Bacterial RNase P class A from Janibacter massiliensis, 383 nucleotides, folded computationally. The RNAcentral record of the sequence draws on MGnify. Its Rfam family is "Bacterial RNase P class A". Gene Ontology terms of the family: tRNA processing, ribonuclease P activity and dimeric ribonuclease P complex. The prediction has a mean pLDDT of 78.
RNA sequence: GAGUCGGCCGGACGGUCGCGUCGGGGUCCGCCCCGCCGAGGAAAGUCCGGGCUCCGAAGGGCAGGGUGGUGGCCAACAGCCACCCGGGGUGACCCGCGGGACAGUGCCACAGAGAACAGACCGCCGACGGACCACCGGGUGACCGGCAGGCGUCGGCAAGGGUGAAACGGUGGUGCAAGAGACCACCAGCGGCCUGGGUGACCAGGUCGGCUCGGCAAACCCCACCCGGAGCAAGCUCAGACAGUGUGCGUCCGAGGGCGGCCCGCCCGAGCACACGGGUAGAGCGCUGGAGGCAGUCGGCAACGGCUGCCCGAGAUGGAUGGCCGUCACCGCGACGUCGGCAACGACCCGCGGGACAGAACCCGGCUUACAGGCCGACUCAU
Numbered sequence: 001g002a003g004u005c006g007g008c009c010g011g012a013c014g015g016u017c018g019c020g021u022c023g024g025g026g027u028c029c030g031c032c033c034c035g036c037c038g039a040g041g042a043a044a045g046u047c048c049g050g051g052c053u054c055c056g057a058a059g060g061g062c063a064g065g066g067u068g069g070u071g072g073c074c075a076a077c078a079g080c081c082a083c084c085c086g087g088g089g090u091g092a093c094c095c096g097c098g099g100g101a102c103a104g105u106g107c108c109a110c111a112g113a114g115a116a117c118a119g120a121c122c123g124c125c126g127a128c129g130g131a132c133c134a135c136c137g138g139g140u141g142a143c144c145g146g147c148a149g150g151c152g153u154c155g156g157c158a159a160g161g162g163u164g165a166a167a168c169g170g171u172g173g174u175g176c177a178a179g180a181g182a183c184c185a186c187c188a189g190c191g192g193c194c195u196g197g198g199u200g201a202c203c204a205g206g207u208c209g210g211c212u213c214g215g216c217a218a219a220c221c222c223c224a225c226c227c228g229g230a231g232c233a234a235g236c237u238c239a240g241a242c243a244g245u246g247u248g249c250g251u252c253c254g255a256g257g258g259c260g261g262c263c264c265g266c267c268c269g270a271g272c273a274c275a276c277g278g279g280u281a282g283a284g285c286g287c288u289g290g291a292g293g294c295a296g297u298c299g300g301c302a303a304c305g306g307c308u309g310c311c312c313g314a315g316a317u318g319g320a321u322g323g324c325c326g327u328c329a330c331c332g333c334g335a336c337g338u339c340g341g342c343a344a345c346g347a348c349c350c351g352c353g354g355g356a357c358a359g360a361a362c363c364c365g366g367c368u369u370a371c372a373g374g375c376c377g378a379c380u381c382a383u
Base pairs, nucleotide, nucleotide: 001381002380003379004378005377006376007375008374009373011328012327013326014325015324016323017322019038020037022035023034024033025032026031040357044368045367047366048365049364050363051362052231053230054229055228059264060263061262062261064227065226066225067224068223069083070082071081072080073079084098085096086095087094088093099222100221104220105219106216107215108214121161122160123157124156125155126154127153128152129151132150133149135146136145137144138143169187170186171185172184173183174182188212190209191208192207193206194205195204196203197202235285236284237283238282244276245275246274247273248272249271256268257267258266292311293310294309295308296307297306298305299304330354331353332352333351334350337348338347339346340345
């Protein structure tokens, strides 16, 4: 200097006027005085998981949803920590779509012969043919003969070249008419067995073998594990107010209900459903003492947990915390002068400007998104 990871702040003090709950006091019952306290790291998104409340005695199945390496933490989780494997990076570190392609179905454009039961464009090799061109021989010539390159037919090949993001292992050799894992050596891959390390995912090594069976499942799917629902407008208590009518179904064979969908089963059950019409809608609880915060210490690689001590920092309900002044702090820009310095420049003084994202509404643990400016720590690379 560049980078990676983690943590934190995001204004302070004083005065003045004005708000809200609560506590104390006073009161002419209108209210007044005093005091403590009064938004966030995300209060946001509503994406996960819970506490809590209500329904559900509870069972089986189908469908649906979630997760997807191992181990641990936690109330739990799609979170966090550590590790394994794969990929990226010089590295610190970061990412993960992390079970299965041999259960099945499907896709891989274009190009290419052929894209997974593949395949012959250019080619290589062999056999047969022999009018024409080429070559050789003979002939003055027309022509004759040979040969078999070009050419035709048939057969063998998938090594070489080409196409492509990707072509059914790689290098070297044997072999062959020419080739080919056809065979061999050494590799890579896959599979079996064994040994060692590890809680485990896995890692290292040895040995044997068919010789080799592409990619995509964040394609459908298969496998494994997990999953009642609804939500503070949940719900509980008090008060208050009422007016019914019609239609349909039902009270033994049972309408309706048991709040994620469907089926079975089980339970409750005399009213239920729809339409029209009338009345009330106020107060309180839930509502803040918590899986709480801070400090120290012990255990653990860590996430985190134990122990000890201290603290209680909004609970509103048309919905409160704001305005003004002064000083300071932080950041940016800029002269004169002074100080330090060879200089670049820095400090002081002075002036101007700046202040982000953004407001609880039952409460927590996460994730994601937004953020002017600033601070701290550790590590990596280069010089």